[in-house]
Source information: The part of an RNA shown here (large-subunit ribosomal RNA, domain IV) has 328 nucleotides and comes from Thermospira aquatica. The prediction has a mean pLDDT of 85. The RNAcentral record of the full RNA draws on ENA.
Context: one part of a larger RNA
RNA sequence: CUCUCGCUAAGGAACUCUGCAAAAUAGCCCCGUAACUUCGGGAGAAGGGGUGCCUGCGAAAGCAGGUCGCAGUAAAGAGGCUCAGGCGACUGUUUACCAAAAACACAAGACUCUGCAAACUCGUAAGAGGAGGUAUAGGGUCUGAAACCUGCCCAGUGCCGGAAGGUCAAGAGGAGGUGUUAGCUGAUGAGGCGAAGCAUCGAAUCUAAGCCCCGGUAAACGGCGGCCGUAACUAUAACGGUCCUAAGGUAGCGAAAUUCCUUGUCGGGUAAGUUCCGACCCGCAUGAAUGGUCCAACGAUCUGAGCGCUGUCUCAGCGAGAGGCUCG
Numbered sequence: 001c002u003c004u005c006g007c008u009a010a011g012g013a014a015c016u017c018u019g020c021a022a023a024a025u026a027g028c029c030c031c032g033u034a035a036c037u038u039c040g041g042g043a044g045a046a047g048g049g050g051u052g053c054c055u056g057c058g059a060a061a062g063c064a065g066g067u068c069g070c071a072g073u074a075a076a077g078a079g080g081c082u083c084a085g086g087c088g089a090c091u092g093u094u095u096a097c098c099a100a101a102a103a104c105a106c107a108a109g110a111c112u113c114u115g116c117a118a119a120c121u122c123g124u125a126a127g128a129g130g131a132g133g134u135a136u137a138g139g140g141u142c143u144g145a146a147a148c149c150u151g152c153c154c155a156g157u158g159c160c161g162g163a164a165g166g167u168c169a170a171g172a173g174g175a176g177g178u179g180u181u182a183g184c185u186g187a188u189g190a191g192g193c194g195a196a197g198c199a200u201c202g203a204a205u206c207u208a209a210g211c212c213c214c215g216g217u218a219a220a221c222g223g224c225g226g227c228c229g230u231a232a233c234u235a236u237a238a239c240g241g242u243c244c245u246a247a248g249g250u251a252g253c254g255a256a257a258u259u260c261c262u263u264g265u266c267g268g269g270u271a272a273g274u275u276c277c278g279a280c281c282c283g284c285a286u287g288a289a290u291g292g293u294c295c296a297a298c299g300a301u302c303u304g305a306g307c308g309c310u311g312u313c314u315c316a317g318c319g320a321g322a323g324g325c326u327c328g
Stems, first nucleotide, its partner, number of pairs: 001323008010314002014312001019309001027051005036041001038145001052067006068072001080307007087299002092104002108143007120129003147293003151224003156221002158217005165212003171206002176201005183193003225243005252286001253283001264280005
């Protein structure tokens, strides 16, 4: 010096990213227990008292008296508490070996597919799962307890339905063309014409889905405006005008896990508060199952505050054990 441990005057978080770590609390019995609440909880709330031994009484719990020490659950094991906020309802699950969470799951809600040889999945197939189930069932997707709710837009994309018209493949069809040449012509040549057959190209016409088209659908993917003016102080604008749109953000919430400007402004807490809490609304760029708001209970969650407590610190000291160092 390092590690593990013990003690410490006065102060008591001044330490620090953070009370990290440590200290503190602690068992059992009794008294007592708030807001809030989904009436179950909250709750071991909080807070207070008791605790040895001896004698007497008693079944015990205990009661009464006595007695010693600073100290009687004490050998160990063995809650710190309270207030406020964010997130997630909850118990649960997860990155085996840097993340346990606000992530996943979850009851519950919704949409959608599926009539059974189901949809869907695996497999080339046979076949299997689904299920020896049958729409109160099964598959997929989204949301994520409960409570109060979930607004407007179907123009785009998707999905569903429709079938008059347009477009449209293979196929059917075969107008017509071309090649070849028996023959004809020409002069027996060159050349020209050219049936049938064979070969080949091929117009009209017929023809499905799809697409175009018509309609529906947002708890489908998604989207949810601008400018100007106006009230008898000023300011503001219930009101008006105008342009654009498929429709212009409703209820809520709001400097927020979202706010750039920003340490916004006001209030609270502190002597002092970029954090925190309550408001305001000018929402750079909130908003309703990519759910909105609220919320009792719950949490090795995150944030702020207080009480208690302490070597975290002011500021360091002493002690124990094990290493380190020297010799072997």